[in-house]
The RNA shown here (Glycine riboswitch aptamer) has 87 nucleotides and comes from Pseudoprimorskyibacter sp. It was read from a public genome assembly, where an Rfam model found it. The source organism's lineage runs through Bacteria, Pseudomonadati, Pseudomonadota, Alphaproteobacteria and Pseudoprimorskyibacter.
RNA sequence: AUUAUCACGAGGGGAGAACCGGACAUGUCCGGUGCCGAAGGAGCAACCGCCCCGGAAACUCUCAGGCUUCAGGACCCACGUGAUAUC
Numbered sequence: 001a002u003u004a005u006c007a008c009g010a011g012g013g014g015a016g017a018a019c020c021g022g023a024c025a026u027g028u029c030c031g032g033u034g035c036c037g038a039a040g041g042a043g044c045a046a047c048c049g050c051c052c053c054g055g056a057a058a059c060u061c062u063c064a065g066g067c068u069u070c071a072g073g074a075c076c077c078a079c080g081u082g083a084u085a086u087c
Stems, first nucleotide, its partner, number of pairs: 001086001003085007011077003018033007034067003040063001041061003047055003
């Protein structure tokens, strides 16, 4: 130097998917069936590695989670601090 990576903090953007019935404190809960995938989890695997073995997805499954808003939300952006590497 923010050039790259990682961790933490806070900010912005951020998709998908229903209906019926009941209870009442009238917007929350419960039940039934159905649906969604981008918290997490699991599985296969391209590929990668230090090649005994291990790491592995935005693919797949839906255990969990979700299907008004709120909240959550993989991922992306920029900022602050620290560490490592590079120049």